[in-house]
RNA sequence: CGGGAAGUGGCUCAGCUUGGUAGAGCACUACGCUUGGGACGUAGGGGUCGCAGGUUCAAAUCCUGUCUUCCCGA
Numbered sequence: 001c002g003g004g005a006a007g008u009g010g011c012u013c014a015g016c017u018u019g020g021u022a023g024a025g026c027a028c029u030a031c032g033c034u035u036g037g038g039a040c041g042u043a044g045g046g047g048u049c050g051c052a053g054g055u056u057c058a059a060a061u062c063c064u065g066u067c068u069u070c071c072c073g074a
Stems, first nucleotide, its partner, number of pairs: 001073007010026004020057001028044005050066005
């Protein structure tokens, strides 16, 4: 320098193909349960979907540029 993959709550990931309310598990908070803790149960908080722009009534999803990490090639 060229090609490819990944980036979404604190963590691990789904959702993208086929645009239409942002989700799951774990973690966290409160309560119940317990002598206490753990486990279990109930409820709750937390995301401008890496960044910027474009298309669209509507973008995590489509298009363009760009950043970071990894892989391959030179």